[in-house]
RNA sequence: UCUCGAUAAAGGCGAACCCGUCGUGAGGCGGGGACGCAAAGCCAUGGGCUCUUGACCGUUCCACGCGGAACGGAUAAGGCUGCCAGGCUACCGAC
Numbered sequence: 001u002c003u004c005g006a007u008a009a010a011g012g013c014g015a016a017c018c019c020g021u022c023g024u025g026a027g028g029c030g031g032g033g034a035c036g037c038a039a040a041g042c043c044a045u046g047g048g049c050u051c052u053u054g055a056c057c058g059u060u061c062c063a064c065g066c067g068g069a070a071c072g073g074a075u076a077a078g079g080c081u082g083c084c085a086g087g088c089u090a091c092c093g094a095c
Base pairs, nucleotide, nucleotide: 004093005092012037013036017032018031019030020029021028022027035082041088042087043086045085046084047083048080049079050078056073057072058071059070060069061068062067
C1' cells in the first nucleotide's frame, strides 16, 4: 500500500414509532427515540420499488360558442441509496 474487518479503542450515522412543519402524494426537513449499520459518507447513472398535482386518453353527465364536472386508464419530468449494482471519497488496525 492492497485486501480484509475484531466481543479492540476513539468517534460517527440513526430503523420503527411520536411531535412539529412543508408537499396532492410518494416523501422531505427539524426535534425526540434506537432497530440496526464498516461506508447507513457523497452521486438517482443502470435495474428495482413508489406516488399522481398537472398535461394526456377513454366513458358518462351538464353546456353546446368557449367550456365544465365525475369516474376510470396510462404516464415521471416527482420520490426512495437503510433494495441491488456502478462511480467518487474516507476514520481505526487485531487476525
Record summary
The RNA shown here (c-di-GMP-I riboswitch aptamer) has 95 nucleotides and comes from a Gemmataceae bacterium. The sequence was found by an Rfam model in a public genome assembly. Of the family's consensus pairs, 95% are formed in the model.